[in-house]
This record gives sequence, structure tokens and C1' cells, in this order.
RNA sequence: GUCCCUGUAGCUCAGUGGAUAGAGCAGGAACCUUCUAAGUUCAAGGUCGGGGGUUCGAAUCCCUCCAGGGACG
Repeated sequence: GUCCCUGUAGCUCAGUGGAUAGAGCAGGAACCUUCUAAGUUCAAGGUCGGGGGUUCGAAUCCCUCCAGGGACG
């Protein structure tokens, strides 16, 4: 330099055009327990990497940039 993959909650990931973006774990609260752990329940936590475009509608499609990884040279 060319090409490919990835970027979504604190962490690991799902969601591949539609209604309010979800799960597990971690953290918080309550219940339970003599106490702790375990267990049960609840709530919170997101400008979906940045910008632009297409569309009635974009995390999802297109362009560009950024970051990480890989292949080739």
C1' cells in the first nucleotide's frame, strides 16, 4: 500500500430495515438467613465508534473518517 473482519450497557455478546435496542455476568436495592454465602424478586445503566447520505422509517443499507485485529505484498 491492497483486501477482509470487528466496533451495541462497566465486561462478554445477541439483534442483518419497522413499533419502547435486549440477554448473561458485574455493580445497587429488597426478600430469605442468627450472620455470611447461595437463592428469589425489583430497579438502574445506551447520543448502537464519529460524520454525511438513502428511506415513510436505519444499530441494520451506501459513502467517508477513526480505532482494534488479520491476510497478502
Record summary:
Model confidence (mean pLDDT): 81 of 100. The RNA shown here (transfer RNA) has 73 nucleotides and comes from a Chloroflexota bacterium. The RNAcentral record of the sequence draws on ENA.